[in-house]
RNA sequence: GGCAAACCCGCCGGGAGGCGGGGACGCAAAGCCACGGGCCCAGGACGGGUAGCCGGGUUGCCGAA
Repeated sequence: GGCAAACCCGCCGGGAGGCGGGGACGCAAAGCCACGGGCCCAGGACGGGUAGCCGGGUUGCCGAA
């Protein structure tokens, strides 16, 4: 140098939640991917969400050592 939890505002969604702005609890892959497990939503389904729950896959700039 990078990202940005809670919370607040606006928009979207039935919801979990997402996006934008503010904001920083944290993060050395807190970049990306729902493949396995977990959890959440639900209109119960060949459904949806969570990558900042864990595992796995994949990519990765500069500096120092």

RNAcentral holds the sequence, with entries from MGnify.
The RNA shown here (c-di-GMP-I riboswitch aptamer) has 65 nucleotides and comes from a soil metagenome.
Its Rfam family is "c-di-GMP-I riboswitch aptamer". Rfam describes the family as follows. GEMM was predicted in a large-scale screen for bacterial structured RNA regulatory elements.
The coordinates come from a structure-prediction model, not an experiment, and the mean pLDDT is 85.